[in-house]
This record gives sequence, structure tokens and C1' cells, in this order.
RNA sequence: CGAGCAGACCGGGCGGUCGCCCCGAUUUAUCGGGGAGGAAAGUCCGGGCUCCCCUGGGCAGGAUGCUGGAUAACAUCCAGGAGGGGAAACCCUACGGAAAGUACAACAGAAACAUACCGCUUCCCCGAUCUAUCGUGGGAGUAAGGGCGAAAUGGUGAGGUAAGAGCUCACCAGCGUUCAGGUGACUGAACGGCUGUGCAAACCCCAUUCGGAGCAAGGCCAAAUAGGAGGACUUACGGUGCCCAGCCGGUCCUCGGGUUGGCCGCAUGACUGCAGUGGCAACACUGGAGCUAGAUAGAUGACCUCCGUUCGCUUCUGGCGAAUACAGAACCCGGCUUAUAGGUCUGCUCGACUU
RNA sequence: GCGCUCGUAGCUCAAUUGGAUAGAGUGUAGCCCUGCGAAGGCUGAGGUUGCGGGUUCGACCCCCGCCGAGCGCA
Repeated sequence: CGAGCAGACCGGGCGGUCGCCCCGAUUUAUCGGGGAGGAAAGUCCGGGCUCCCCUGGGCAGGAUGCUGGAUAACAUCCAGGAGGGGAAACCCUACGGAAAGUACAACAGAAACAUACCGCUUCCCCGAUCUAUCGUGGGAGUAAGGGCGAAAUGGUGAGGUAAGAGCUCACCAGCGUUCAGGUGACUGAACGGCUGUGCAAACCCCAUUCGGAGCAAGGCCAAAUAGGAGGACUUACGGUGCCCAGCCGGUCCUCGGGUUGGCCGCAUGACUGCAGUGGCAACACUGGAGCUAGAUAGAUGACCUCCGUUCGCUUCUGGCGAAUACAGAACCCGGCUUAUAGGUCUGCUCGACUU
Repeated sequence: GCGCUCGUAGCUCAAUUGGAUAGAGUGUAGCCCUGCGAAGGCUGAGGUUGCGGGUUCGACCCCCGCCGAGCGCA
């Protein structure tokens, strides 16, 4: 210098004029202070919070799925194992069980489960005959070769055989047993018999786990109004999908009408940043410091000067013009996913050149 | 704001348990019929199964993530 990998961050700045929302002060009209994000988004997971008697048992249903840890919790994160990709830095993985059972594997193909179509070997009958064999038919053996297929019963080589075959042997793959190491996933070594496949993002099995609804939750005040009409039931109905038992209750469903105001919930929190300690890390603990939007049809805006960045033109130490990403709080947090112009920094890998 | 459902030809719908070149009606194009139209008959075109990944030998179908549309609530 070029190509690449991983991580962290910024994502316009200073000022002026006029407004909008909230808080505080008082002299009630002014002054002072604060005012979007890394995703505020999708609402995909998990929790806090609130209400519903989440009562007991059984069945069903959902979710997760290598191991160990972190956490309030998780489908998140950290560390590791195995498999895969890359020359490397490094990256990816829905990664339990197919030896519990069931189902499926279209078309093609002889056969998709125990299968002989062609071929190979051998035997029998018949025919031909140069007595070597050849041909038609039938029986037996054979999965090495051909062919079909996504997939054909471990792979390669040698021995062996009538031809073949883990039939035997060597190496490799897989499975099982024993021993050693590791908390564990797993790894290594020795031995054994030779050993069909895929699919569980099909049913299922195993392990762990899950009550339902959601701030339009829920509470208070005010206003309004007809405890209106119809239906279901009392051995019933409702309270979580079903069943059983228990408990609570004149409850539940539908239709019609009235009110469309205010306050709380609601901004001090699994909060932010700094230092120390423990841990490989995620993270935890301790100390002292700080307060950082709160609207309710929804405020956070508009204009201007200068500077920054990018592009175009040009008379080129400059001038003119244009543009300046994705987007925007609504009870609050932890994640995931998706969108994002341009730019900065750190560490690492490979290649080339120079000293 | 919260919860839920759906997406296949221009339109309305099919596609069985994952096994096709994704079908049908209607519309549309051409031809026949007719003096000319309509109706009728024949033939054809028209599909990224909303988009992108994954599982599988194989995906409209199963799984995940986006996009779009619709419904409900105090």
C1' cells in the first nucleotide's frame, strides 16, 4: 500500500428571532430550568406492575431442546464441546431420541423391504455340433458389474471362491464394551462382532417449563341514567381448553339507551456514569456522586447567519448551486428482528514493496 | 396503544396426508356461426402461490423473519 475479519462509537455544530409542552418561583405576569432514539419501529420473546378466589386431581394444549454458567426472566448473553465453511484472522448451526412404536419415501425401477431385470457361476432336459462349446427352456447360487433412483444394505485394496460375498485380512467410517481424563457435553486408548438409509421444522418418546387477561389493566371524583327489554338456568349457569371434586355468587349472555370530563396509576428505576474487589467472560458485590421528556388526539417546531460533510458547475489558496440517512416517545424495563446517507477509532489475518 | 385473522390467474374460489407442467368459473384474445350483433361452439394467452431464507430427495402445504390487508376493544 492492497484485500479481508472482528469489535466499539458518532450520526451535524455555535448563535439569533418567533412559537409549543412540562416543572419551579413569585410581584399573576414575567423569570429560570428541562424537552426523542439507536432503533422510540415490528409487537416476536421474557419480566415488573394491576385485576380476575391462578383451590385440588386427571386429561389435553403451548414453549424450549449439545454441556456448564449468568440473570428478575427469556427463544437472550458468556465460556466450552461436536459438526460444517474459509488459505488465515474468523464465521455459521432448530445441535435430545430413528436400538420404544406407528406413518411416509411420488415418478422411475425387478425390488424402497427383504429384492434377481440384464449380467456372472453351476446343474438338468432338448437341439446343433468341428466333442471345444453354442442356443431355447427350467432349477439353484450370487448384490462384485450394468441399469433405475434423492436414496439399493459400510468404503478402498489384497486374499479367497464354481462365480461371488466381512467369507478372511490391513487401513478408514460407524456401533458396542472396558479403562483413563474432564463438573459435563465429550475426548483418547484397547478390545469385540461385522454393521442398511432418510424423515421427529410427520405423529410420537424423553427432560425442563408454562394460570388467564392486559395501563382501553385497575382505582377515585364528578356528570348522566330507565337496577330498561329478551334469553339461559337453581340437579343449572359463570368464575381457564375439557372432565371430576370443592368453594364463591342472582349470576351469565344478547339487544337498546345515557355519559365521551378530571385526577391517580405516571416518571427514583432489575436507572446512569466513576472507582475498587471477585470472575476467562456474561455478570455480581461494595463505596461515594447524579436526576435524565411526560403529551392525551397527542408538545419536542419554523425561519435566518456562519461553519462542517457530500455532489455538480466554474474564471480553482476561491466562488455559485443543490443535498445532508433511517426514523420519531405514549405504563416501564431486559433482549431479538428489521431500517439506516456518510464517517471515526481499536485489535487481528493474508499478500506485495521498501529500509 | 393492545389483541386476533387472512394473503393462489384481472375478479371469485379449488388443490385430500408434502409427490402435477398449480386447476375451475367468470373476464380477455383469435376463429367458427349470423346480413350484422348477442347467445352458442372451438382454440389460446394469462401465476415469482405476497417477499426472503430454512427443513426435506421433493414445499401452495411444514418452520422462521419481513411486507400488505381486514376485524375487535373503554
Predicted 3D model of RNase P RNA and transfer RNA as a complex of 429 nucleotides. Model confidence (mean pLDDT): 76 of 100. Rfam match: Bacterial RNase P class A. Rfam links the family to the GO terms tRNA processing, ribonuclease P activity and dimeric ribonuclease P complex. It is annotated as a ribozyme.